Large-subunit ribosomal RNA, domain IV from a Candidatus Parcubacteria bacterium, 336 nucleotides, folded computationally. The coordinates come from a structure-prediction model, not an experiment, and the mean pLDDT is 86.
Context: one part of a larger RNA
RNA sequence: CCUUCGUUAAGGAACUAGGCAAAAUAGCGGCCGUAAUUUCGAGAUAAGGCCCGCCCCCGUUUAAUACCGGGGGCCACAGCUAAAGACGCUCUGGCGACUGUUUAUCAAAAACACAGCUCUCUGCUAACUCGAAAGAGGAUGUAUAGGGGGUGACGCCUGGCCAGUGUCCGAACGUUAAGGGGAGGGGUUAGACUUUUAGUCGAAGCCUCGAACUGAAGCGCGGAUGAACGCCGGCCGUAACUAUAACGGUCCUAAGGUACCGAAAUUCCUUGUCGGGUAAGUUCCGACCUGCAGGAAUGGCGUAACGACUGGAGCACUGUCUCAACGAAGGACUCG
Numbered sequence: 001c002c003u004u005c006g007u008u009a010a011g012g013a014a015c016u017a018g019g020c021a022a023a024a025u026a027g028c029g030g031c032c033g034u035a036a037u038u039u040c041g042a043g044a045u046a047a048g049g050c051c052c053g054c055c056c057c058c059g060u061u062u063a064a065u066a067c068c069g070g071g072g073g074c075c076a077c078a079g080c081u082a083a084a085g086a087c088g089c090u091c092u093g094g095c096g097a098c099u100g101u102u103u104a105u106c107a108a109a110a111a112c113a114c115a116g117c118u119c120u121c122u123g124c125u126a127a128c129u130c131g132a133a134a135g136a137g138g139a140u141g142u143a144u145a146g147g148g149g150g151u152g153a154c155g156c157c158u159g160g161c162c163a164g165u166g167u168c169c170g171a172a173c174g175u176u177a178a179g180g181g182g183a184g185g186g187g188u189u190a191g192a193c194u195u196u197u198a199g200u201c202g203a204a205g206c207c208u209c210g211a212a213c214u215g216a217a218g219c220g221c222g223g224a225u226g227a228a229c230g231c232c233g234g235c236c237g238u239a240a241c242u243a244u245a246a247c248g249g250u251c252c253u254a255a256g257g258u259a260c261c262g263a264a265a266u267u268c269c270u271u272g273u274c275g276g277g278u279a280a281g282u283u284c285c286g287a288c289c290u291g292c293a294g295g296a297a298u299g300g301c302g303u304a305a306c307g308a309c310u311g312g313a314g315c316a317c318u319g320u321c322u323c324a325a326c327g328a329a330g331g332a333c334u335c336g
Base pairs, nucleotide, nucleotide: 001331002330003329004328005327006326007325008324010322011321014320019317027052029051030050031049032048037042039153053074054073055072056071057070058069059068075079080085088315089314090313091312092311093310094309095307096306100112101111116151117150118149119148120147121146122145128137129136130135154302155301156300157299159232160231161230164229165228166225167224168223169222170221173220174219175218179214180213184209185208186207187206188205191201192200193199194198233251234250235249236248237247260294261291272288273287274286275285276284
């Protein structure tokens, strides 16, 4: 010096990204006492305070000289059997309602799930899934059921846009495949003709190309639909100080963001500005609104309880620190 422990004057978080670690608290003992808030269950062992051994007597009670209550006495530094063991607490935000689940082996969370809410499919040989199929699951179920998507307790709510994309409904018209159809054309040649070493025409059959016409869904077309994918403006002017603009004008759009929230797990500028807390606060809490770029089941805003979650503050406590010291065991080191 390293590892694991023990103790420490004065101070007590000044340490540090952060009280990390350590210290402190500690009894499913008794009595008293216990706030805001609240979904009236809770919060709550809230917080906080006192008592606790042994001996004798009395009372109550009993099976009991247990327990319980009262009085007196004894010892110790210390009585939850003195050891072991054995909640630190409070205030205030964020997120997620909760108990649960998860990256076996760097992540336990605000992620997943969840009851609840909602959309959609499915009438039973159900939809859907597995399987070339038989068949099986769904289900020995039957729309108060089953599958799929989204949201995520509860409370208050969930605005506008159907132009684009999707889905559903519609079927007149347009477009449209194979197939049907076969107008017409080509090849071949029995034969016929001719100017007969060679040419021309050319039936049937066979081969082949093939127009009109016919021909479904789809698409076009017409509607509906947002708890479907999604989207939710710009410029200019205006009030008798100034500032601001309820108001007006104009351009564009399918429609121009409603409630609520807001420098936020979202704010770049930014340590925004004001207030609070501190002697001093880029964090924190409360406001403001100029929202670079919140916003309503990609849910919005609240919310008691809960959390090995995360931010801020305080009490207690401490070798985390000022600032280090001593001690113990085992190493390292020296010798062997």